[in-house]
Molecule: c-di-GMP-I-UAU riboswitch aptamer
Organism: Desulfuromonas sp.
RNA sequence: UCCGAUAAUGGCAAACCCGGGGUAACCCGGGGACGCAAAACCACGGGUCCUAAGCUGAUCAGCAGCAGGACAGCCGGGUUGUCGAAG
Numbered sequence: 001u002c003c004g005a006u007a008a009u010g011g012c013a014a015a016c017c018c019g020g021g022g023u024a025a026c027c028c029g030g031g032g033a034c035g036c037a038a039a040a041c042c043a044c045g046g047g048u049c050c051u052a053a054g055c056u057g058a059u060c061a062g063c064a065g066c067a068g069g070a071c072a073g074c075c076g077g078g079u080u081g082u083c084g085a086a087g
Base pairs, nucleotide, nucleotide: 002087004083011036012035016031017030018029019028020027021026034073040079041078042077044076045075046074047071048070049069050068051067054066055065056064057063
């Protein structure tokens, strides 16, 4: 360094509930733990989700396209990080 334990120190926090923000996806705080060896951070690629304002199409509908946004606990990628069993 790779790797990832029936080890150790710790860490994070799903669903759901309460309060707040946002049209929404979703986010923040508190409670709460399904899980996580990067479940730390970053929207570069794919994917999924939303549509207030704006444009196009259309028989209605974010239905399709443009555009704008969200998700890092969807995958890939990038950066950094704890420990030290076997190999």